[in-house]
Transfer RNA from Candidatus Peribacter riflensis, 72 nucleotides, folded computationally. The sequence is in RNAcentral, with records from ENA. Its mean pLDDT, the model's own confidence on a scale to 100, is 80. It matches the Rfam family "tRNA". Gene Ontology term of the family: triplet codon-amino acid adaptor activity.
RNA sequence: GCUCCUGUAGUUCAACGGAUAGAACAAUCGCGUCCUAAGCGAUGGAUGCAGGUUCAAUUCCUGCCGGGAGCA
Numbered sequence: 001g002c003u004c005c006u007g008u009a010g011u012u013c014a015a016c017g018g019a020u021a022g023a024a025c026a027a028u029c030g031c032g033u034c035c036u037a038a039g040c041g042a043u044g045g046a047u048g049c050a051g052g053u054u055c056a057a058u059u060c061c062u063g064c065c066g067g068g069a070g071c072a
Base pairs, nucleotide, nucleotide: 001071002070003069004068005067006066007065010025011024012023013022018055027043028042029041030040031039048064049063050062051061052060
């Protein structure tokens, strides 16, 4: 340099182009306990960036950025 894959919460993953973007673990708070733990409840937290298509985009298209693999 070329080709392919990939990017959603702190982490691991969901989400026919259409419902308020969900879940588990983690975090915080509470209950619980003599204290801690287990267990139970609650809360906050995300679509890499910029455009395009569309009535509607996490999803499709283009460019850029990051990561991975292959070729040279």